[in-house]
The prediction has a mean pLDDT of 87. The part of an RNA shown here (large-subunit ribosomal RNA, domain IV) has 332 nucleotides and comes from Phocaeicola oris. Taxonomically the source falls in Phocaeicola (Bacteria, Pseudomonadati, Bacteroidota, Bacteroidia).
Context: one part of a larger RNA
C1' cells in the first nucleotide's frame, strides 16, 4: 500500500450521476394506527410504552405458565448473538410468475380477462418423400392462427390503396383440342441441257375456332394491412373566432389524455416545494410529431423497478485520525 473488520470531536448528504457504501431499525408483550381501497387491504402502517432479581396472606382448578402489587440492584435488564429504517409524490407493469447459462431481471416475455379468424371430424393446423403420426383415445362450452393484457369507465370516422370474404355477366387468358393456309422431300411430267413444274406419303409450321382458375370487374369487411387535411375572412376597445366562404380528400383525430418514456424550438409559461431546482409535482394547450385492443383514460394491492422529496441515521463528506487480522512489495 491493499483487502477484511472496530472506534471517532463538531457538524450530518455539505459527498456524489445518485445516500453508491456503511449507519439507523430489528424479538416478544401492550397500546395505538392516516389518506386510499377492487372493502380483502393499506397494516408490523406511523407512534408510544414495557423486558433484570426477590418477595407475595391478590387473581387463575393447578403448573416450573400469565396477569397484578410491593420491594431492590446496575450506566445500561430483547444488557451477548440471531432478527423490518420509516414515510409523502410520481412514471411504467395490474398482481404470483419468466428471460439474455457466462455484463441487461426490466417499462421486455407470460398472465388470467376481452375480440376477431379458421375448422363439422377422414376437422382445420403441424412434422413427413410417403406410409404414418400430432390434433385426440378430444368433438365448436372443443381445436387451431393471429392481436390485446386484471378491473372500472369506454373503444369514434374511413372499404379510396393493400389483403381477406362472397358474386359471376362481361373483357383478358395457358396447356390441351382443332387445323384453313404455307412449306421440305419426290413418283413423274416439260426441256438438247441447265432447270422449272410436281400428285400421294413422310416431315416441318400454322390462321380461325375452342379452352378453367387467376386478373380486370360487382359488393362486402378495420378488435384485418392501415388512414384520420389546407387556405382565407368575420363579433361594438383590442384580442380571439361560436360563424362564413373556398380547394382537396376513402374519410378529415370523436371522448379522453397532453412540454408527456410522445415537446424540435426548451432550462416553454404560471404555480409548489429550496436561500438558490436544466430533474420533481400541479396547471395551461402553441400536441415539431398523444389517442382509442399498434388499445384511450384511469387505478387499490403488488415490484432486488425508474424519478423526485422528507425524517431518522451515519466516517459518503469537511478531513482526516488510531487500532486489530492477513497478504505481497521494500527495508532491515
Nucleotide at each position: 500500500u491493499c483487502a477484511c473488520g472496530g472506534u471517532u470531536a463538531a457538524g450530518g448528504a455539505a459527498c456524489u450521476a445518485g445516500g453508491c457504501a456503511a449507519c439507523u431499525u430489528c424479538a416478544c408483550c401492550c397500546u395505538g394506527u392516516a389518506a386510499c381501497u377492487u372493502c380483502g387491504g393499506g397494516a408490523u402502517a406511523a407512534a408510544g410504552g414495557g423486558u433484570c432479581c426477590c418477595g407475595u396472606c391478590u387473581c387463575u382448578a393447578a403448573a416450573u405458565g400469565g396477569a397484578g402489587c410491593g420491594g431492590g440492584c446496575g450506566c445500561a435488564g430483547a444488557g451477548c448473538a440471531u432478527a423490518g429504517g420509516u414515510c409523502c409524490a410520481g412514471g411504467c407493469a395490474a398482481c404470483u410468475g419468466u428471460u439474455u447459462a457466462c455484463c441487461a431481471a426490466a417499462a421486455a416475455c407470460a398472465c388470467a380477462g376481452g375480440g376477431c379468424u379458421g375448422u363439422g371430424c377422414a376437422a382445420a393446423u403441424u412434422c413427413g418423400a410417403a406410409a404414418g403420426a400430432a390434433g385426440a383415445a378430444a368433438u365448436a362450452u372443443a381445436c387451431a392462427g393471429c392481436c390485446u393484457g386484471a378491473c372500472a369507465c369506454c373503444u369514434g370516422c374511413c372499404c379510396g390503396g393493400u389483403g381477406c370474404c362472397g358474386g359471376a355477366a362481361g373483357g383478358u387468358u395457358a396447356a390441351g383440342a382443332g387445323g384453313a393456309g404455307a412449306u421440305g422431300u419426290u413418283a413423274g411430267a416439260a426441256g438438247c441441257a441447265a432447270u422449272u413444274c410436281g400428285a400421294a406419303g413422310c416431315g416441318u409450321u400454322g390462321a380461325a375456332u375452342u379452352g378453367a382458375a387467376g386478373c380486370c370487374c360487382c359488393g362486402g369487411u378495420a378488435a384485418a394491412c392501415g388512414g384520420c387535411g389546407g387556405c382565407c375572412g368575420u363579433a361594438a376597445c383590442u384580442a380571439u373566432a361560436a360563424c362564413g366562404g373556398u380547394c382537396c380528400u376513402a374519410a378529415g383525430g370523436u371522448a379522453g389524455c397532453g412540454a408527456a418514456a410522445u415537446u424540435c424550438c426548451u432550462u416553454g409559461u404560471c404555480g409548489g416545494g429550496u436561500a438558490a431546482g436544466u430533474u420533481c409535482c400541479g396547471a395551461c394547450c402553441u400536441g415539431c410529431a398523444c389517442g382509442a385492443a399498434u388499445g384511450g383514460u384511469g387505478u387499490a394491492a403488488u415490484g432486488a423497478u425508474c424519478u423526485g422529496g422528507a425524517c431518522g441515521c451515519u466516517g459518503u463528506c469537511u478531513c482526516a485520525a488510531c487500532c486489530g487480522u492477513g497478504a505481497g512489495c521494500u527495508c532491515a
RNAcentral holds the full RNA, with entries from ENA.